About this RNA
Transfer RNA from Candidatus Aquicultor secundus, 73 nucleotides, folded computationally. The same sequence occurs in records of 2 taxa. It matches the Rfam family "tRNA". Its family is annotated with triplet codon-amino acid adaptor activity in the Gene Ontology. The RNAcentral record of the sequence draws on ENA. Its mean pLDDT, the model's own confidence on a scale to 100, is 82.

[in-house]
RNA sequence: GCGCCCGUAGCUCAGGGGAUAGAGCGUUGGUCUCCGGAACCAAAGGCCGUAGGUCCGAAUCCUACCGGGCGCG
Numbered sequence: 001g002c003g004c005c006c007g008u009a010g011c012u013c014a015g016g017g018g019a020u021a022g023a024g025c026g027u028u029g030g031u032c033u034c035c036g037g038a039a040c041c042a043a044a045g046g047c048c049g050u051a052g053g054u055c056c057g058a059a060u061c062c063u064a065c066c067g068g069g070c071g072c073g
Base pairs, nucleotide, nucleotide: 001072002071003070004069005068006067007066010025011024012023013022018056027043028042029041030040031039049065050064051063052062053061
């Protein structure tokens, strides 16, 4: 330099045009317990890497950039 893949909650990941974006773990509060852990209940936490474009409507499709990974030279 070229090609491919990935970027969504603190972490690991789902969601691939249509309602206010979800799960597990973690965190916080509660129940329980002598205390803690476990278990159970509840809550908080994101405007989806950035900027444009297409569309009635974009996390999702297209383009460019940024970051990460793999391969080729």